[in-house]
Molecule: RNase P RNA; transfer RNA
Organism: soil metagenome
RNA sequence: AGGCCGGGUGACCGCGGACCGCUCCUCUGACUAGUCGAGGAGCGGCUCGAGGAAAGUCCGGACACCGCAGGGCAGGACGCUGGGAAGCUCCGAGGGCGACUUCGUGGCCAACCCAGGCGGCGAAAGCCGACGGAAAGUGGAACAGAAAGGAGACCGCCGGCCGAGGGAAACCGACGCCGGUAAGGGUGAAACGGUGGGGUAAGAGCCCACCAGCGGUCGUGGCGACACGGCCGGCUAGCCAAACCCCGUCCGGUGCAAGGCGAAGCAGGUUCCGUUGACGCGGCCCGCCGAGGAACCGGGUACGCCGCAUAGAGAGAUGGCCACCCAAGACAGAAUCCGGCUUACAGGCCUGCU
RNA sequence: GCGGGAUUGGCCGAAUGGCUUAGGCGCUGGACUGUGAAUCCAGCCACGAGAGUUCGAUUCUCUCAUCUCGCCCCA
Numbered sequence: 001a002g003g004c005c006g007g008g009u010g011a012c013c014g015c016g017g018a019c020c021g022c023u024c025c026u027c028u029g030a031c032u033a034g035u036c037g038a039g040g041a042g043c044g045g046c047u048c049g050a051g052g053a054a055a056g057u058c059c060g061g062a063c064a065c066c067g068c069a070g071g072g073c074a075g076g077a078c079g080c081u082g083g084g085a086a087g088c089u090c091c092g093a094g095g096g097c098g099a100c101u102u103c104g105u106g107g108c109c110a111a112c113c114c115a116g117g118c119g120g121c122g123a124a125a126g127c128c129g130a131c132g133g134a135a136a137g138u139g140g141a142a143c144a145g146a147a148a149g150g151a152g153a154c155c156g157c158c159g160g161c162c163g164a165g166g167g168a169a170a171c172c173g174a175c176g177c178c179g180g181u182a183a184g185g186g187u188g189a190a191a192c193g194g195u196g197g198g199g200u201a202a203g204a205g206c207c208c209a210c211c212a213g214c215g216g217u218c219g220u221g222g223c224g225a226c227a228c229g230g231c232c233g234g235c236u237a238g239c240c241a242a243a244c245c246c247c248g249u250c251c252g253g254u255g256c257a258a259g260g261c262g263a264a265g266c267a268g269g270u271u272c273c274g275u276u277g278a279c280g281c282g283g284c285c286c287g288c289c290g291a292g293g294a295a296c297c298g299g300g301u302a303c304g305c306c307g308c309a310u311a312g313a314g315a316g317a318u319g320g321c322c323a324c325c326c327a328a329g330a331c332a333g334a335a336u337c338c339g340g341c342u343u344a345c346a347g348g349c350c351u352g353c354u
Numbered sequence: 355g356c357g358g359g360a361u362u363g364g365c366c367g368a369a370u371g372g373c374u375u376a377g378g379c380g381c382u383g384g385a386c387u388g389u390g391a392a393u394c395c396a397g398c399c400a401c402g403a404g405a406g407u408u409c410g411a412u413u414c415u416c417u418c419a420u421c422u423c424g425c426c427c428c429a
Base pairs, nucleotide, nucleotide: 001351002350003349004348005347007325008324009323010322012320013319015049016048017047019045020044021043022042023041024040025039026038027037029036030035031034051331055342056341058340059339060338061337062336063255064254065253066252070286071285072284073283075251076250077249078248079247080116081115082114083113084112087108088107089106091104092103093102094101095100117131118129119128120127121126132246133245137244138243139240140239154185155184156181157180158179159178160177161176165172166171193211194210195209196208197207198206212236214233215232216231217230218229219228220227221226259306260305261304262303268297269296270295271294272293273292280288298428299427300426355425356424357423358422359421360420361419364379365378366377372409381397382396383395384394385393402418403417404416405415406414
């Protein structure tokens, strides 16, 4: 670094579900009138009964409803390259009366997986990266500092003027003023390429050599991201997009308390919106539809079946104890389902590497 | 269960990514008073936790933790 297990076996007691048998009860179910059917209760038998994360609900999908799902704006999510799942979809071909279905090429699809590129860290094995764009635009950088972006003269260095003063003289020259200078100091997270040489009053890509890096172009390798090399250019282009933004791709909403059927119960009231179109459709406009809708107060039910499952409902079951395994047992418990990620985790096993 | 919102001293509550995080109530000490109250002065006490982006995070992003709200019928 990767993978796996996460107590095992046996006995006893207990819990939930399905099935079978017996007994009992109910039926405004049927008829052949004491049998069958449906439902329920009890007892017995048999069988099944939590996880690698069932968790967080961070993503994607199935499924269901909202009008089968419209147009535009706004908004949101994602972002190196090449592949990859379930699923959706354009087109073409075939089957079917039809709903639909099969095959093929392509497209979309997670903050996911695999491999690679680039960048960072490390001695190495290896690890990490929300990794498009800062030479489109707007904006930001506190404090310190002279100056925070085509910037900047505080100290320093250099030149000129003045000339206190010194000196026998030549001459030197404090303080001050004007100017040059980004080499050096100092501030800062960050100060506008690095080293060396020439050059200069002092300096500076001002010039040159080498190196780093940038833009253009060409070639080679690679599917590609990209890498390497040649030539030309100008001497340097800084940071922040998990700031606005730009570019590209994608996105209708609500979630099983969705939703459908049945039963029971109560109690409705007030206000507002609405056929001049409400609600639907979350923000706006257009388009569509067509009669109810919203808020507050009050009251009622906490039921059955389906959805719903090779555990599975009622949000409620899946446990306790003893013996042995040398000893000990972590994190934690389904609630529509599936896949991915993240987070928690005692202990043990296997493989590979530094 | 599904979905939304929030977390700043003891309580309420503000904040443009930038100095030591305002303000009010409260608490402590002092002044005033015969003693209290009121008033005045001074002081103490905070960004839920951990990572990331950034020079710099209460603020932006992610992962956790805690709290809170909504859902059925009359409809």